[in-house]
Context: one part of a larger RNA
RNA sequence: UGACGGGGGCCCGCACAAGCAGCGGAGCGUGUGGUUUAAUUCGAUGCAACGCGAAGAACCUUACCAGGGCUUGACAUGACGGAAGUAGUGAACCGAAAGGGGAGCGACCUGUCAAAUCAGGAGCCGCCACAGGUGCUGCAUGGUUGUCGUCAGCUCGUGCCGUGAGGUGUAGGGUUAAGUCCCAUAACGAGCGCAACCCCUGUUGCCAGUUGUUUUUUCUGGCGAGACUGCCCCGCAAAACGGGGAGGAAGGCGGGGAUGACGUCAAAUCAGCACGGCCUUUAUGCCCUGGGCCACACACACGCUACAAUGGGUGGUACAAUGGGUUGCAAUGGAGUGAUUCGGAGCUAAUCCAGAAAACCAUCCCCAGUUCGGAUUGCAGGCUGAAACCCGCCUGCAUGAAGUCGGAGUUGCUAGUAACCGCAUAUCAGCAUGGUGCGGUGAAUACGUUCUCGGGCCUUGUACA
Repeated sequence: UGACGGGGGCCCGCACAAGCAGCGGAGCGUGUGGUUUAAUUCGAUGCAACGCGAAGAACCUUACCAGGGCUUGACAUGACGGAAGUAGUGAACCGAAAGGGGAGCGACCUGUCAAAUCAGGAGCCGCCACAGGUGCUGCAUGGUUGUCGUCAGCUCGUGCCGUGAGGUGUAGGGUUAAGUCCCAUAACGAGCGCAACCCCUGUUGCCAGUUGUUUUUUCUGGCGAGACUGCCCCGCAAAACGGGGAGGAAGGCGGGGAUGACGUCAAAUCAGCACGGCCUUUAUGCCCUGGGCCACACACACGCUACAAUGGGUGGUACAAUGGGUUGCAAUGGAGUGAUUCGGAGCUAAUCCAGAAAACCAUCCCCAGUUCGGAUUGCAGGCUGAAACCCGCCUGCAUGAAGUCGGAGUUGCUAGUAACCGCAUAUCAGCAUGGUGCGGUGAAUACGUUCUCGGGCCUUGUACA
C1' cells in the first nucleotide's frame, strides 16, 4: 500500500422487511448429471453451467458409431513428364449407395493448314512439392464475451511531505442517483468514468401526405416549441441542496433504451473466425449407406398444464399493436365432424391477406376425482417431405392416469410494474410449452434499516501478500 475480520462509524441496492404471484409435491416438455450403449459427438460447471453454444438433430446438418469405398485426394497453387478420338457425356454389368466399369456420342480457345494437319493453352493421366484435420494445448495467443457493475470509482502532470515503499490532491463539514455540487484546505490543474450530447415515448404548433379519414381530425413523415429549481414561501451557512406551493400534458434525472472507467476471476471460447507449437498423412483426411445425438432404475435445473365455481361447457357479441408475405400471403365460394382440401379474387403491400383472447350477455353444471384435469393407450385420417419404423406436427372417435394447492427451503416483482390474456416474428420443407417483440385487462405493499446477502467511503487490528 492492499486484502481480510463472527472490529467500529456513515450510506446505498426488490438486500431484508411489507405485499402479490410462483417454484419445491403431480403429469408432461426441455436442458444437465449419472447410468447404459457399437455410438449415445463436443463444449458450458457456484453466483457468472444446466429452454446455455443450438434463430429450430427424420436424411442433410453431424463433428459420433458400424459397414462399404477413395488416396495429389471434396478444395488451392506450382514444377516435371506423358497420352492422344483429348476434355466432356456416360449405355450394359457389379453394388445399399458411394465407388468400380467403360460401349457409344463427342467438343472449346490462339496461331497454322487442303485436312479431327501441326504446335501451344484449357482439360485428362502419372509423379513430386503439398492439400486436408470440428486432432491436442483458451495455462502459448489475437479477437470476442461473461462477471463484480451503470457500482462510483480509477489515474496523471507539476508542486509539497517522507531516507524509502509511498502519501497529498481523492481526507474533513454539508449535499447528491453520482469523486454530483458547495464550503474548507499544500495543494493547483487535468484525463478515463458520472451527467449531457444519441434513439423511443408522453403535450403542442407549423408544413407535407396517398393507399389512411373522407369536409374536421385520428394517423404517417419532417421541422420546431416545451422543463431550466425558471417563479413564490420556508429551512440550512450567505452556498450547494432539501421541503412545500403555483402554473403546466409533464417537476425537480418525467418514463424507457443504447452507452459498461482502471482492473479482477491463468473466468469462457483453438468447435464461429484467425493464429504459435505439437501430432496425423492409403489416415486423426475424403465420400457413402444405415444407426446414434431422441437410450432410462435414478438425481437436479428451468418451464408448460392442472388440481377447479373469481371456474368448466355451449351459444351470441365487441375492441388491438408489433411484425410478415411473389419458390410467398391468400379472400368470397364449394367438400369434409375436423385437421385439411378444391379453387383462385386481390396483393411486390398504410391498398390485398391472417375470426385476437381474456372481457361482456344468455344459459347448463352444484362441490363430486366431477361436465375439474388432461397424461397414457387403441383405431381411423390429414399435412410437409425422395423418405415420418427407430424419430415430425395436426385432426376425429374411444380411453380417461397422477393430481384436492404442495416439507425443509427458495425465486421474481415498487406501476401501466407484478399477475392474467392472446397476437406476431426469427430459425424453418415440416416441427416452439423455448427466444425476441407486441398490444389487451390491470393490482397489493414499502413502518423502517435491527437482522441476511452484495456493494461504496472513512477508520481500527493483523503472525496474510
A computed fold for a 465-nucleotide part of an RNA from a metagenome, annotated as small-subunit ribosomal RNA, 3' major domain. It matches the Rfam family "Bacterial small subunit ribosomal RNA". Its family is annotated with structural constituent of ribosome and ribosome in the Gene Ontology. The full RNA is in RNAcentral, with records from SILVA. Model confidence (mean pLDDT): 82 of 100.